[in-house]
Molecule: c-di-AMP riboswitch aptamer (ydaO/yuaA leader)
Organism: soil metagenome
RNA sequence: UGCUUAACUCCAAGUUUGAGGCGGGGGACCCACUUCCGGGGCGCAGUCCUACGUGGACCGAGUACUUUCAAGCUCUAGCCCGUCAGCUAACCUCGCAAGCGUAUUUGAAAG
Numbered sequence: 001u002g003c004u005u006a007a008c009u010c011c012a013a014g015u016u017u018g019a020g021g022c023g024g025g026g027g028a029c030c031c032a033c034u035u036c037c038g039g040g041g042c043g044c045a046g047u048c049c050u051a052c053g054u055g056g057a058c059c060g061a062g063u064a065c066u067u068u069c070a071a072g073c074u075c076u077a078g079c080c081c082g083u084c085a086g087c088u089a090a091c092c093u094c095g096c097a098a099g100c101g102u103a104u105u106u107g108a109a110a111g
């Protein structure tokens, strides 16, 4: 000074507080669904094959002003709840971390 991301800004203060903003979860009527092969949440990270090696395929995600199309490259992790949670107004509650880069892949159209 930028990127992935909700994960930023400001005030105060000095082993710590608030506010704004951006995100997640729980939670009625109505409607919907069916709990042992238990079920569910965050996240793009799901399904299938498998020699169980990301090895392959499809879907999905990222790629530097934004959107669309095409191609190229890369990724497709990890963690949590604990028998329990559909949607859900009021209401309640939680997070603002972690990691990476140095002009950032290219072309076309529109803004």
Stems, first nucleotide, its partner, number of pairs: 001101004008020003021096006031086001038084001039081004046058004060075004065111007